[in-house]
RNA sequence: UGGCUCAGAACGAACGCUGGCGGCGUGGAUGAGGCAUGCAAGUCGAACGAGAUUACCGGUGUAGCAAUAUAUCGGUAUGACAGUGGCGGACGGGUGCGUAAUACAUAGGUAACCUGCCCUUAAGUUGGGGAUAGCCCGCCGAAAGGUGGAGUAAUACCGAAUGUGGACCUUCAGCGCCUGCUGAAGAAUCUGAAGACGGGGAUCCGCAAGGACCUGUCGCUUAAGGAUGGGCCUGUGCCCCAUCAGCUUGUUGGUGAGGUAGCGGCUUGCCAAGGCUUACGGGUAGCUGGUCUGAGAGGAUGGUCAGCCACACUGGGACUGAGACACUGCCCAGACUCCUACGGGAGGCUGCAGUCGAGGAUCUUGGACAAUGCGCGAAAGCGUGAUCCAGCGACGCCGCGUGUAGGAUGACGGCCUUCGGGUUGUAAACUACUGUCGUGAGGGAGCAAUUAACCGGUUUGUUAAUACCAGGCCGGAAUGAUAGUACCUCAGGAGGAAGCCACGGCUAACUCUGUGCCAGCAGCCGCGGUAAUACAGAGGUGGCGAGCGUUGUUCGGAUUUACUGGGCGUAAAGGGUGCGUAGGCGGUAUGGUGUGUCGGAUGUGAAAGCCUGUUGCUUAACAACAGAAUGGCAUUCGAAACUACUAUUCUAGAGUGCAGGAGAGGGAGGUGGAAUUCUCGGUGUAGCGGUGAAAUGCGUAGAUAUCGAGAGGAACACCCGUGGCGAAGGCGACCUUCUGGACUGCUACUGACGCUGAGGCACGAAGGCUGGGGGAGCAAACAGGAUUAGAUACCCUGGUAGUCCCAGCAGUAAACGGUGUGCACUUGGUGUGGGAGGAAUUAACCCCUUCCGUGCCGGAGCUAACGUGUUAAGUGCACCGCCUGGGGAGUACGGCCGCAAGGCUAAAACUCAAAGGAAUUGACGGGGGCCCGCACAAGCGGUGGAGCAUGUGGCUUAAUUCGAUACAACGCGAAGAACCUUACCAGGGUUUGACAUGCAACUGCAUGGCCUAUGAAAGUAGGUUUCCUUCGAGGGUGUUGCACAGGUGCUGCAUGGCUGUCGUCAGCUCGUGCCGUGAGGUGUUGGGUUAAGUCCCGCAACGAGCGCAACCCCUGUGGUUAGUUGCUACUCCGCAAGGAGGCACUCUAGCCAGACUGCCUGUGAUAAGCAGGAGGAAGGUGGGGAUGACGUCAAGUCAGUAUGGCCUUUAUACCCUGGGCUGCACACGUGCUACAAUGGCCGGUACAGAGGGAAGCUAGACCGCGAGGUGGAGCAAAUCCCCAAAAACCGGCCCCAGUUCAGAUUGGAGGCUGCAACUCGCCUCCAUGAAGCCGGAAUCGCUAGUAAAGGCGUAUCAGCUACGACGCCUUGAAUACGUUCCCGGGCUUUGUACACACCGCCCGUCACAUCAUGAGAGCUGACUGCACCCGAAGUGGCUGAAGCAACCCGUAAGGGGGCUAGGUCCCUAAGGUGUGGUUGGUGAUUGGAUGAAGUCGUAACAAGGUA
Repeated sequence: UGGCUCAGAACGAACGCUGGCGGCGUGGAUGAGGCAUGCAAGUCGAACGAGAUUACCGGUGUAGCAAUAUAUCGGUAUGACAGUGGCGGACGGGUGCGUAAUACAUAGGUAACCUGCCCUUAAGUUGGGGAUAGCCCGCCGAAAGGUGGAGUAAUACCGAAUGUGGACCUUCAGCGCCUGCUGAAGAAUCUGAAGACGGGGAUCCGCAAGGACCUGUCGCUUAAGGAUGGGCCUGUGCCCCAUCAGCUUGUUGGUGAGGUAGCGGCUUGCCAAGGCUUACGGGUAGCUGGUCUGAGAGGAUGGUCAGCCACACUGGGACUGAGACACUGCCCAGACUCCUACGGGAGGCUGCAGUCGAGGAUCUUGGACAAUGCGCGAAAGCGUGAUCCAGCGACGCCGCGUGUAGGAUGACGGCCUUCGGGUUGUAAACUACUGUCGUGAGGGAGCAAUUAACCGGUUUGUUAAUACCAGGCCGGAAUGAUAGUACCUCAGGAGGAAGCCACGGCUAACUCUGUGCCAGCAGCCGCGGUAAUACAGAGGUGGCGAGCGUUGUUCGGAUUUACUGGGCGUAAAGGGUGCGUAGGCGGUAUGGUGUGUCGGAUGUGAAAGCCUGUUGCUUAACAACAGAAUGGCAUUCGAAACUACUAUUCUAGAGUGCAGGAGAGGGAGGUGGAAUUCUCGGUGUAGCGGUGAAAUGCGUAGAUAUCGAGAGGAACACCCGUGGCGAAGGCGACCUUCUGGACUGCUACUGACGCUGAGGCACGAAGGCUGGGGGAGCAAACAGGAUUAGAUACCCUGGUAGUCCCAGCAGUAAACGGUGUGCACUUGGUGUGGGAGGAAUUAACCCCUUCCGUGCCGGAGCUAACGUGUUAAGUGCACCGCCUGGGGAGUACGGCCGCAAGGCUAAAACUCAAAGGAAUUGACGGGGGCCCGCACAAGCGGUGGAGCAUGUGGCUUAAUUCGAUACAACGCGAAGAACCUUACCAGGGUUUGACAUGCAACUGCAUGGCCUAUGAAAGUAGGUUUCCUUCGAGGGUGUUGCACAGGUGCUGCAUGGCUGUCGUCAGCUCGUGCCGUGAGGUGUUGGGUUAAGUCCCGCAACGAGCGCAACCCCUGUGGUUAGUUGCUACUCCGCAAGGAGGCACUCUAGCCAGACUGCCUGUGAUAAGCAGGAGGAAGGUGGGGAUGACGUCAAGUCAGUAUGGCCUUUAUACCCUGGGCUGCACACGUGCUACAAUGGCCGGUACAGAGGGAAGCUAGACCGCGAGGUGGAGCAAAUCCCCAAAAACCGGCCCCAGUUCAGAUUGGAGGCUGCAACUCGCCUCCAUGAAGCCGGAAUCGCUAGUAAAGGCGUAUCAGCUACGACGCCUUGAAUACGUUCCCGGGCUUUGUACACACCGCCCGUCACAUCAUGAGAGCUGACUGCACCCGAAGUGGCUGAAGCAACCCGUAAGGGGGCUAGGUCCCUAAGGUGUGGUUGGUGAUUGGAUGAAGUCGUAACAAGGUA
């Protein structure tokens, strides 16, 4: 940089665990899937006919004594069921299928319209007619239903009259917005009605009822207006896909006609050829007020409530009506369900409940019309699953409770523990209180009254009227689903009421146990492989709380699509380059207009919601009222700076002109020389060529080499330069010709003509393709030779396309400055190319100024850093292109282009938690530089071959105990396995134990010693002997029991300690300062120098620490002190041995001195130092030792000890006997002895040092060939002993051989130690006499008193496997030119894709598994276009010979008019056929992706071994 993830809020939610109460909300989001049952739209008798029933009255009959009952008739009242008629069933209620615009939102228009009921106004309401349902009688049918006849009413239907008016026409006036609107006047024609119910004084009619008449109310008709509701039209807004780019024929417009309430291609005839373009097509979706989130801008959403729309089983259609193409109307078609007598019928819960299905998932088949509202009615009223209530669901929001106070012995229990304690925890118990909710009992609302109607009174209006009716006022009575609910009171009693999640980090909260990469967890990172704060359980803690978690979804965090508010040199991202269309942007001055812009006003922006205030429910949620807000739209009035438009200017941008010089700029034609190759000829002979080395190849048919002549093609050395030109690609011999651009100078002209540039067009390296030429060299493919494990490569020998030319195609590159174009501005230095000017010259040089280009360095600034830096990656403006995690993938599909190869455009599923950039520190490199080390080299001696010893592996075994196991295990732990050791195996035994401490009890007396039996021993069984004492007991001991002991059992990957190794390598760090955003750097790097980060100098560093060195020990020289057990020069004694003096010497062991580059010369920076020299016993750290920085290797050790945890406890403990650790086809390591003459053997003669000695070393002496034995002097040791040193030296023998070398092996005889030498000890003697004649590949040690060789001593130890280990002295070399190479290391630099750090990382095929997807012969669904066929119902047109009451003519018959059935035509749903398109499913096979890892190689990262 960048993605992933979390913490927040929300939800019509679902799931898990849990669940006390109440209020307010809310609840089929999926199958617009199917539905049983009940209900959801009726009402009006004051429109009409008929009228069951019931009640009452009267009459009659029957029964009864009668009351009475009953039947029937008449009347009054009631008026069911059904019908005619009116109004309403177009509202209310449901759902979101369809719909991307005939929708919705907002603002307008209608001068282009309609509007039942309602209100206002004006005028009327006359007089007739004919039917028909119901009902009755037939008929058909299973039913649904149909049909015929007779007769009947109306506010049903039909003429007529009446015309206030209205319609049509004309004229005029006014107005306006194009057609026009309004008003007035005029003329002809046309045009309407229905009654019902109350009241009433006089008069009239009537038998009566009643009517006329008057009056009131409700209706009816016409007209105008209003209100309400709607229709239509317009502007603007309104999702995704361009991998949908072109669509359209009634299409666009005109005209005539039709149609409609009305405008309109709405329909039709004719004419014209237009119209649209994010159209057309596809996907998804009801829209809005709002809701959720957010700081906001935005994003998501549209459930409940409200507005609009759409739909009503699916599709089509109209009828009626004010209104429908009608949810519970009609017709038709289809699917489905039901009934059926099989002929035919019926139905539509997306109304309220309810049911089935599907689903993770969503309620009662409740009450009431009391309220609110709606329909009808004059009204009473009726109806109303609208509505109001109740029920169910923690589904949500809000409120309340599950007690309160006191209470420490800090109780019990739990958990932890360092065993002391801590914690749970005032928590509980206990004491004292309180009484919310729930429970029981009692009381008990508001919503309900100025509703409507009723009763009484009063008043007003109307009227002839105190009547009726209507209105007002006062009073009265009635009406409650919720509900005996809210609320109030009383009672009783802490009594009935707490869970869920988390506790590794993010993120508040920690321990124990179990488990052991298992079981499991997990939002991300990640936990779990025996000590898990991450799993599971527990205790504790944290959070929330009647809830708590999980899941899903949305917004946020995410400035992670960036309008607010991002980027593109290297992280993702600049188009390969230019020209240019549309578009975007645009210099200067003035005037005008007023598009954007700014201000004011008006209208609108429904209500609800949000916000503020107040109020009401005890509070809150909730609700009521008021206000504010509602970023918009429309109209209107202003402003004129900027913008835009318009008109006229200007010259600074841009261009033209004139004069010049520069250039590998481009095209065409011609010319040239050098070189390679080939051909011919000459000379000449055996090789040439090629490589790391070779071979293939060429050559005696004469190559290579060399000379001459010729042919042909391609490319143009030197000049050549971070020089030039071009837009980029690119351009390089010379000449001629055609031609483009840039630059400089002058400033005459035009007058913004400009910049950028989606599409478009052109150019575009190499390679490739097509056709035709050409072909010298080079050279894919290919062939051969090498290399190699292989080598389809790198290397070599050949070699074809191609490379070259012409004509076309292709259109890509790390087409890169990885940096789009243009303009402007912003400190500098220094080169270079082209021009101009100045000054000065011999000059064209140098110098100064300036314009254009091209480089380097660098300031500010910018940048994550690297870097960039007037040629910007700085500061701004304009325009274009591009990016949004990695992989999948620049891929698939589709489209376009291409002859093909392929190019351009360009996804998704799936998968990961990263992928990247720059820089840092390390590590590493078959990168570089410098340096060191027995690292190589130079030498000496070994190992590897033999025999033996010893250790290890392996094998074997009852066991062969365990550990160590690259260097850094393997003569290692082990400085000593016959028993013991011993840990292993077999067998025999013991169980508080072989060992420690404590408690309790029991008894006995010691324990112990001795003896007996048995036994392999251990042990077991028994006997005998023996204590102190204050007489209580105690100590000790035994037995039993409990705690516990014990464990060489496991874990060195839980540890301490110790050790090895890098490495005695020279390094590792810190404080302060400084530099850097930071990691980090500096110091510690650099120049010298050293064994050394040793020292000097320099230096943004200055200092310091651990290491180095020194200090310590031994040794080398001298001095001094001290002389016994040491020494003996000298003196004395003694024949001598020796002794007495003595302390000079040696020696011993204390102290001191000495060595420091101190001195000299040279060198070096005059320094540090280095080289040489002097002196000195010693010279540049004199030699050796001890001493091991920060760290690395989970290096080694639980078996040395210690120690956490785990395991075991009549055994994994303990004791004992025997065995094993010693086992032997084999392999390896480390050693010893040899292979011989520098030797072996024999004899003789010398010279050490360092150690050890009492259960010890042991002398002299004696015995034995010897090992050794006997014996015992001396010595706790400078005194005595071990003790002989050996090689060496002298003399002799051997004479090159498996030997007089070598000594294995074996036989025999002995010795020593020990309880015991069989397995399994050492030594001696005699005999035997193996392999071996110097060791393959390879490999080890050593640089001086070293290597090599020789012997001596000690620890362990009874003895010994010691040839091992640790020390000591004696003899005593050779070689180092040098740092190229091997190994290891130090410093520095460089690259890196490594960081577990090259034993790193990592790629591809194949095999396996999984998932999604593409292609695929096809097969099969869904949707849809086009063409055609068929064509229901129905509107419309035409017809209508059949039928027909009202009107007209007519006495009538009949006719007319009109209507209807029917027929037919157009349109048309469903259906069918054919052919396309889009989108799913499936498909043998095949391409691909991912994964851990198996196979093969090793392509990349270091020069990655061929950059």